[in-house]
RNA sequence: UCGCAUCUUAGGCAAACCCAUCGAAAGGUAGGGACGCAAAGCCACCGGUCUACGGGCCGGGCCUCAACCAUUGAGGCCCGUCUAGGAUAGCGGGGCUGCCAGG
Numbered sequence: 001u002c003g004c005a006u007c008u009u010a011g012g013c014a015a016a017c018c019c020a021u022c023g024a025a026a027g028g029u030a031g032g033g034a035c036g037c038a039a040a041g042c043c044a045c046c047g048g049u050c051u052a053c054g055g056g057c058c059g060g061g062c063c064u065c066a067a068c069c070a071u072u073g074a075g076g077c078c079c080g081u082c083u084a085g086g087a088u089a090g091c092g093g094g095g096c097u098g099c100c101a102g103g
Base pairs, nucleotide, nucleotide: 012037013036017032018031020029021028022027035090041096042095043094045093046092047091048088049087050086054083055082056081057080059079060078061077062076063075064074065073066072067071
């Protein structure tokens, strides 16, 4: 490395995808469905990652109003950017709990 034979508990969970539903979204829940998982059981404590309703900001564009010699100011909308209070436990660490075998 190849072939054959034997042994290998009870089982559990459920990715993508489809359907329904909640949510601004990420994503969640339920049914179907299995990619995989020895904790892919539970928990957002730490780090990472995802989303941006809402909020901040400056930059650009458009519109309106005011003053007006010039020009300036304010508001609204769009694009951009930042931000969890949202999410992710099947990203990792951590905490708790559980099944089997052997010692």
Source information
A computed fold for a 103-nucleotide RNA from a Rhodospirillaceae bacterium, annotated as c-di-GMP-I riboswitch aptamer. The sequence was found by an Rfam model in a public genome assembly. Its Rfam family is "c-di-GMP-I riboswitch aptamer". Gene Ontology term of the family: cyclic-di-GMP binding.